[in-house]
Molecule: c-di-GMP-I riboswitch aptamer
Organism: Desulfovibrio sp.
């Protein structure tokens, strides 16, 4: 230095649920909690998944249905960037 990752140390993050605010929704934010996490730090670049406001088409007036991401998710996977510790 690389790889690897412990019943180690020091710190860190925080699912669900409750709460606050934002949002059409998915989802995000604030506080609490603690399921988990060695990148559960950062980037939506590829794939996946979620949503469908707007748009398009159909229906033909029930404002309904289908499709659609420019929305969302990095705690779904891959990739990129950066980083703490050091038993085997």
């Nucleotide at each position: 230095g690389a790889a690897c990752g412990a019943u180690a140390a020091u710190g860190g993050c925080a699912a669900c649920c409750c709460u606050u605010c934002c949002g059409a929704a998915a989802g995000g934010u604030u506080g609490g909690c603690a399921c988990g996490c060695a990148a559960a730090g950062c980037c939506a670049c590829g794939g996946g998944u979620c949503u469908a406001a707007g748009g398009u088409u159909c229906g033909c007036u029930a404002c309904g249905a289908a499709c659609u991401a420019c929305g969302a998710u990095c705690g779904c996977c891959g990739g990129g960037c950066c980083g703490c510790c050091g038993a085997a």